[in-house]
RNA sequence: GCCUCCGUAGCUUAACGGAAGAGCAGCAGUCUUUUAAACUGUAGGUUGUAGGUUCAAAUCCUGCCGGGGGCA
Repeated sequence: GCCUCCGUAGCUUAACGGAAGAGCAGCAGUCUUUUAAACUGUAGGUUGUAGGUUCAAAUCCUGCCGGGGGCA
């Protein structure tokens, strides 16, 4: 340099083009002498970035950035 896959909450990850949910972690509570465990509730997302297509984009298209793999 070329090809290919990936990028979503603190972490691991879901999501037919109709607008984002879960688990763990966090916070509050119940229980317990206290902690842990268990249970209940709660907050947290410019969906890497800049454009394009569309009535509507995490999703489709292009550039760029970052990461994995392959070829040279």